Predicted 3D model of a 97-nucleotide RNA (Bacterial small signal recognition particle RNA).
[in-house]
RNA sequence: AUUAUUUAGUAGCACAACACCUAUACUCGAAACAGGUCAGGACCGGAAGGUAGCAGCCUUAAGGGUCCCUGAGUGUGUGUGCUUUUUUUGUUCCACG
Repeated sequence: AUUAUUUAGUAGCACAACACCUAUACUCGAAACAGGUCAGGACCGGAAGGUAGCAGCCUUAAGGGUCCCUGAGUGUGUGUGCUUUUUUUGUUCCACG
């Protein structure tokens, strides 16, 4: 110098872990200028009935909360695998000195 293998490093890819964020799901949510239903009462009408509609109730918007699970995204002095490398460690084949 070369052969094989190996330790660690470089670069990349993949998967996982952790953190953050977002969506779904569930839940809360209209005081007032969301909707529905509108007791009581008010108004119109000779009457039948009708009109508007407060409180209450229901459904939800903006927004908030919960994340056991689920779907994406971002990140990493976390891990593993694979590949790369004229970076490195050990052993080895073998040539020369």